[in-house]
RNA sequence: CGACCAUCCAGAGCGGCUGAGAGACCUGGCUCGACGACGCCGCAGCAACCCGGAUCUGACAUGCACAUGCCGGGUGCUCACGCCGGGAACGAUGGAGG
Numbered sequence: 001c002g003a004c005c006a007u008c009c010a011g012a013g014c015g016g017c018u019g020a021g022a023g024a025c026c027u028g029g030c031u032c033g034a035c036g037a038c039g040c041c042g043c044a045g046c047a048a049c050c051c052g053g054a055u056c057u058g059a060c061a062u063g064c065a066c067a068u069g070c071c072g073g074g075u076g077c078u079c080a081c082g083c084c085g086g087g088a089a090c091g092a093u094g095g096a097g098g
């Protein structure tokens, strides 16, 4: 980078820097924002996907399967349902693979 699979109404904010727009795209709303939004960094938190460990149960041959979501890790996320309606069929995250 393109194609594939899964998820997108649960959950979780403080500090520092910066300084004007931000909430992916179009449109109409609505919301956030000089009481500093968005973004970046740090710390903290959340627990979705994946990996490892632990525990319960089944059968039992070293091993396997199921359940819990407890611990650690890799990512991710932490206003509002991907903010909402319509359009477009796009975007984000994770996984496996090229």
Stems, first nucleotide, its partner, number of pairs: 001098001004095005013043005021032003025087005044078003048075006054068002057065002082090001
SAM riboswitch aptamer (S box leader) from Nesterenkonia sandarakina, 98 nucleotides, folded computationally. The organism belongs to Nesterenkonia, within Bacteria. Model confidence (mean pLDDT): 76 of 100. It was read from a public genome assembly, where an Rfam model found it.